This is a predicted structure of a 1182-nucleotide part of an RNA (large-subunit ribosomal RNA, half B) from a Nitrososphaerota archaeon.
It matches the Rfam family "Archaeal large subunit ribosomal RNA".
The RNAcentral record of the full RNA draws on ENA.
Context: one part of a larger RNA
RNA sequence: CUCGGGUUGAGGGAAAUCGGCAAAUUAGCCCCGUAACUUCGGGAGAAGGGGUGCCUGUGGAGGUCCGCAAGGGCUUCUGCGGGUCGCAGUGACAAGCAAGGGGGGACUGUUUACCAAAAACAUAGGCGACUGCAAGUGUCAAAGCAUAAGUACAGUCGCCGACGCCUGCCCAGCGCAGAUACCUGAAAGCUCGGUUCAACGGGCCCAAGGGUCUGUUAGCGGCGGAGGUAACUGUGACCUUCUUAAGCAAGCGCAAUGCCUUGCCAUUUAAAUGAUGGCUUUGCGAACGGCGUAACUACCUCUUGACUGUCCCCAACCCGAACCCUGCGAACUCACUCUCCUGGUGUAAAGGCCAGGGACUUCCGAUGGGUCACAAAGACCCCAGGAGCUUCACUGCAGCCUGUUGUUGCGUUAUAGGUCUUGGAAUAAAGCGUAAGCAGGAGACUACGAAGCAGGCUCGCUAGGGUCUGUGGAGUCGAAAUUGAAACACUGCUUUCUAAGAUUUAUAGCGCUAACUUCCCGAAAGGGAAGGACAGCAAUUGGUGGGCAGUUUAGCUGGGGCGGCAUGCCGGCGAAAAGAUAUCACCGGCGCCCAAAGAUCAGCUUAGCAGGUUUAGAAAUCCUGCGUUAAGUGCAAGGGCAAAAGCUGGUCUGACUGCUUUCCUUACAUUAGGGAAAGCAGGCUCGAAAGGGGGGCCUAGCGAACCUCUAUGCUCUCUCAUUGAGAGCUAGAGAUGACAGAAAAGCUACCCUGGGCGUAACUGGCUUGUCGCGGGUGAGAGCUCACAUCGACCCCGCGGCUUGGUACGCCGAUGUCGGCUCAACCCAUCCUGGUCGUGCAGCAGCGACCAAGGGUACGGGUGUCCACCGGUUAAAGGGUUUCGUGAGCUGGGUUCAGAACGCUGUGAGGCAGUUCGGCCGCUAACUAUCGGAAGUGCUGGCUGACUGAGUGGAAGUAUCCCUCAGUACGAGAGGAACUGGGAUACGGCGCCUCUGGUCAAGGGGUUGUCUGAUAAGGCAUCAAGCCCCGCAGCUACGCGCUAAGGGAUAACUCCUGAAUGCAUCUAAGGAGGAAACCCUCCGCAAAAAAAGUCAGCCUUAAGGCCAGCAGUUAGAAGACUGCGUUGAUAGAGUUGGGGUGUAAAGACCGUUCGAAGGUCUGAGCCCGCAACUACUAAUAGG
Repeated sequence: CUCGGGUUGAGGGAAAUCGGCAAAUUAGCCCCGUAACUUCGGGAGAAGGGGUGCCUGUGGAGGUCCGCAAGGGCUUCUGCGGGUCGCAGUGACAAGCAAGGGGGGACUGUUUACCAAAAACAUAGGCGACUGCAAGUGUCAAAGCAUAAGUACAGUCGCCGACGCCUGCCCAGCGCAGAUACCUGAAAGCUCGGUUCAACGGGCCCAAGGGUCUGUUAGCGGCGGAGGUAACUGUGACCUUCUUAAGCAAGCGCAAUGCCUUGCCAUUUAAAUGAUGGCUUUGCGAACGGCGUAACUACCUCUUGACUGUCCCCAACCCGAACCCUGCGAACUCACUCUCCUGGUGUAAAGGCCAGGGACUUCCGAUGGGUCACAAAGACCCCAGGAGCUUCACUGCAGCCUGUUGUUGCGUUAUAGGUCUUGGAAUAAAGCGUAAGCAGGAGACUACGAAGCAGGCUCGCUAGGGUCUGUGGAGUCGAAAUUGAAACACUGCUUUCUAAGAUUUAUAGCGCUAACUUCCCGAAAGGGAAGGACAGCAAUUGGUGGGCAGUUUAGCUGGGGCGGCAUGCCGGCGAAAAGAUAUCACCGGCGCCCAAAGAUCAGCUUAGCAGGUUUAGAAAUCCUGCGUUAAGUGCAAGGGCAAAAGCUGGUCUGACUGCUUUCCUUACAUUAGGGAAAGCAGGCUCGAAAGGGGGGCCUAGCGAACCUCUAUGCUCUCUCAUUGAGAGCUAGAGAUGACAGAAAAGCUACCCUGGGCGUAACUGGCUUGUCGCGGGUGAGAGCUCACAUCGACCCCGCGGCUUGGUACGCCGAUGUCGGCUCAACCCAUCCUGGUCGUGCAGCAGCGACCAAGGGUACGGGUGUCCACCGGUUAAAGGGUUUCGUGAGCUGGGUUCAGAACGCUGUGAGGCAGUUCGGCCGCUAACUAUCGGAAGUGCUGGCUGACUGAGUGGAAGUAUCCCUCAGUACGAGAGGAACUGGGAUACGGCGCCUCUGGUCAAGGGGUUGUCUGAUAAGGCAUCAAGCCCCGCAGCUACGCGCUAAGGGAUAACUCCUGAAUGCAUCUAAGGAGGAAACCCUCCGCAAAAAAAGUCAGCCUUAAGGCCAGCAGUUAGAAGACUGCGUUGAUAGAGUUGGGGUGUAAAGACCGUUCGAAGGUCUGAGCCCGCAACUACUAAUAGG
């Protein structure tokens, strides 16, 4: 110096900064006074004023004690008057800064122990859901337990969140609830078939659930588009249309929500990316609540007053560290070495390599540029693995719902089915007529009451039948006849329907009590009450089921993601004349088609052009001629094809069966699958035949195992055997396109592990499209005129600042934007200096050349860089340096964990969208740099004085004013310059007389308390209790100084002058010419290894050092300086000069007393200053 803590500060007063962070201000009590707004409680201590000590006099209201009382003592609160001291009276301590606007949340409260206190959570209040108690909910294997020893004014769950005004439309989707004729729906049961028995198959019945219907949004959620239209324009109340479940109505709106955006207007400011108010069409939007709102708030934001060292711009002081001494004594770190710098090279950023330069050895204090410093196997990114979470991923499991069976009993009703018994019914036409069928049959019924009549019930084909009751009191029916396929009374059997009864099964219900359950009493046994064959439990069936669990969620990839498929095939090219050959290279195709578009035999020739020809045209059909493929080929491209591979016709099915070999896919070798070619055998087809044919002119048109299915195929097993059941083989079908083929969705910013510079984000390297700058040419603009100035198209470069590309270095870490601080360098120059041209009169400009010495500012909003704005200025330049600089600071932005909005996603979550909040470690080893010392060397030593190789500096730079001069110039308006003088700003060096600051030297005042006291003191910050003043010192805000010139040059201007008889600034020669260069000027400098010079002294002594006393001339330690008795070095003293401000004690004056005040007293106290003075210490020594 610095760090931590503290004190003070001139003038200004937030200009500092992301932001008044921090600090300062305010402060207690009494009195006065107090706005908007308001839920009338508040707001409010609003704001803003005044007072406050001490002494004394006096009044009021209490308390208490003494006293009989009068009265008195002590004490508390309070009022009034007088006096008095100080800068200051809540004198110290203690002790709100205030006001206004906006956002959020109503409030008090709670929260991430250890980075978030908030707008998040909670809250009162609003709404909804479940629940009647053996409840609902939670826990749980079960038993049990909690809610609760509670009972709907209760408990649990969810959403919103005081209060005020309100809360619209939509039930199509998802969810939930209810209903459900019908459909679907498992096991069990029943039934049919089948089986020696079974298995098995069909059907019936049929729960929950689903379908279906309805309800439900303070359930999850959702709440459009187009066109036209009003007497200027604009707008569109209005109209039309498409469409939806419904189409955002109120209120609000650039917002914690708006990308564009710093929207537009107004206010606030000198200036506003800020704030407020308004506008507002693709912005929110109504209990994931909308809009307001008094009060409250360590919330966020804007403004004002006051206040201040936040700042302009820093200064001084105090305490503790640091530093020095003594004692004790770690850790991190450490390949080796180490003595650097610049350039180069190099895995692209070197102390160690190369080149050049620099460089004696050692120590101490500092600073933090480098050692890609140390710390932590990068948290971002990618890859691999894991974990947590989500869901309409996959697969399961609890739970819940449900049928059946068991535990499981008795009775009864209804319905349904089966069996049995007894009745009844059975209508074509014809026929008297209501003829079930077949058989027997001539009689049957009747006073045990026939016919008839009346009434009830019932069936019905509407003709009538049956039956019961009453009346009646003796007949009725059949046969015969007729009709008909059939003839009738009566009896038997049979079919269908129906009625009743019996029995059995099922379903639904009712009743019961004894299983079983709950409660009560009881020690238990047991009893009672309530329920009750339900429930519960067990087994089984179907459904539901992120409540829980296990997993999956591909690959390629100029990082990953998104996109795409370059993931299986075919053609061309790339591909470099064998073959092979990559890219998310380029150009294109395939995932079929065809019963003819196949086989064969035969015939024919296309496209186009020319000529001719009614409608007919360029182009319809026809004729003639030419016509090597330009046509056509089912589909891409390449190859191929003319008595054909194209076109047409005939006959056919080789689009065959079995087998072998070779080849392609896959260069070569090679498995599966796929494909091609050739051949053998069989049996066919076409052709006279030779022959052709195992699909298609060729090259694409495809798929393993398991499993299922098909087959009049083949071989077996079970069974005595048939039937039947089953297995294997063969052939075929069903697909995996991620195409050699798992059965498979997401989030992670709460994250974790292993790895990677094989791979992204920052910096660097390479490149330079883009960017910036320059040049060539010169169309044109410039009244004329390319080149005063501007300059298109096109072309050529440079730079390595922008943005890209790349992925070379770094992922066992090279910390990221901006600011602050401190800079060093470049020049493509912003100003200042020197020049040239001008469409340069002057002034002011425009363009160009040289030039890097110096300078290049302050503010507003924004995190900003940038950009914009304000007033200045000579000017307010552009860049590089790991986008210089975080072991220098900051931490506003970005980029962890919290939270909110908008949007998005079913959700977990997400968003180069917004918003509020959010931890910056490190004792310096080497090197570097700034300082301070010691040693050695320099050929004897000492003292003193120099030189200056070299090195540092800017030591100055700039402006304004006066003069020149109202001159030159100019029609005027305007309006210079050289020279000289003065001042200012910034920079540099020094200083403290003045001014100002500080001044824990000092003096004084004063509060509280303590030391018995009026004296003298302690404490009140650990470091001054507070206040006033303040010497020296240190300081700035104060003061002083801060030339001119020379040399050589740049651009440029000239002289003479050839090459080139001229001209020419140049070639030889000569002269000018700038803040830049070298000197002059100020520092350092003999360690300048070429180690210097001069003078004096010493020759073993001169001298030096240590030790001593000191230093406000020096100082961290060392060092330096002074002194050492022949002495003023320090202390002490005296005097002077200063600071403070008149001490104590006493006396007197004064005061009713008192606090005070006055005089003795410019007193007392004090001094790091000066002078004087040996009183003390510098003695004696090594």